[in-house]
Context: one part of a larger RNA
RNA sequence: CUGUAUUGAAGGAACUCGGCAAAAUACCUCCGUAAGUUCGCGAGAAGGAGGCCCUAUGUUUAGGCAACUAGAUGUAGGGGACACAACCCAGGGGGUGGCGACUGUUUACUAAAAACACAGGGCUCUGCGAAGCCGCAAGGCGAUGUAUAGGGUCUGACGCCUGCCCGGUGCCGGAAGGUUAAGAGGAGGUGUGCAAGCACCGAAUUGAAGCCCCGGUAAACGGCGGCCGUAACUAUAACGGUCCUAAGGUAGCGAAAUUCCUUGUCGGGUAAGUUCCGACCUGCACGAAUGGCGUAACGACUUCCCCACUGUCUCCAAUACAGACUCA
Numbered sequence: 001c002u003g004u005a006u007u008g009a010a011g012g013a014a015c016u017c018g019g020c021a022a023a024a025u026a027c028c029u030c031c032g033u034a035a036g037u038u039c040g041c042g043a044g045a046a047g048g049a050g051g052c053c054c055u056a057u058g059u060u061u062a063g064g065c066a067a068c069u070a071g072a073u074g075u076a077g078g079g080g081a082c083a084c085a086a087c088c089c090a091g092g093g094g095g096u097g098g099c100g101a102c103u104g105u106u107u108a109c110u111a112a113a114a115a116c117a118c119a120g121g122g123c124u125c126u127g128c129g130a131a132g133c134c135g136c137a138a139g140g141c142g143a144u145g146u147a148u149a150g151g152g153u154c155u156g157a158c159g160c161c162u163g164c165c166c167g168g169u170g171c172c173g174g175a176a177g178g179u180u181a182a183g184a185g186g187a188g189g190u191g192u193g194c195a196a197g198c199a200c201c202g203a204a205u206u207g208a209a210g211c212c213c214c215g216g217u218a219a220a221c222g223g224c225g226g227c228c229g230u231a232a233c234u235a236u237a238a239c240g241g242u243c244c245u246a247a248g249g250u251a252g253c254g255a256a257a258u259u260c261c262u263u264g265u266c267g268g269g270u271a272a273g274u275u276c277c278g279a280c281c282u283g284c285a286c287g288a289a290u291g292g293c294g295u296a297a298c299g300a301c302u303u304c305c306c307c308a309c310u311g312u313c314u315c316c317a318a319u320a321c322a323g324a325c326u327c328a
Base pairs, nucleotide, nucleotide: 001323002322003321004320005319006318007317008316010314011313014312019309027051028050029049030048031047036041038157052079053078054077055076056075057074058073059072060071061070062069063068080084092307093306094305095304097302098301099299100298104116105115120155121154122153123152124151125150126149132141133140134139158294159293160292161291163224164223165222168221169220170217171216172215173214174213177212178211179210183206184205188201189200190199191198192197225243226242227241228240229239252286253283264280265279266278267277268276
């Protein structure tokens, strides 16, 4: 000096990206327990008290004829090292946000999560030799199931809700019309031949799906404007004009896991706060099942604050063991 432990004056997070690590809490009985809430919970909330030994005395259970044996429990007094869940074992707690409802699942060997799944919700396909999938086929799964079933896809408990656009793409429907392949058709023509013929080219007409066309459909893929003016202070614009569009973002939320400018501005918390919480709205570039906004409970998730606690730190020190090191 390193590792593993133990202890530490005063302070107590000043350390640090961050209380990482360590410390503290820890058991049983009794008392007591808030907001919120889906009334289940939250909750071991929080916060307190007692626990050892001896003596006296009361109640009581089981067994026993009884003596008594084995327990449970109350009251009063006393003892000491101020101690007694005496070792070991054995929750730190509280508050506010974000995300995900939850229990679960996952990158075997750097990621356990806010990712996946989930119950619930929607759309869509499928009438049974089902759709879908595997296979060249036979055949098989689906299913020894039958639309309260099975497949695909999106969302993701629950509560309140889920606005406008069908112009584009997709899907569905449409006995008309246009276009359109092979085929049918065969006017007419070419080669050859004396000819019959043989061979070939070929217009009109006919001719499916598809596409064009006409409708529907957004919990299908997706999309959801600009400029100018206007009120008796100023500012702002309920109001008006105009251009464009398929339609111009509704409710709710909003500097947000989304805000560039930005450490926005105001308030709270601190002596001091780029983080945090509550507001504002000027949303660079939120927004409604690529779901919107809330939400009790839950979380080895994540942000911030407080109490307790501490060698994390101010600032290091000592001890034990094992190394390193020196000598043999």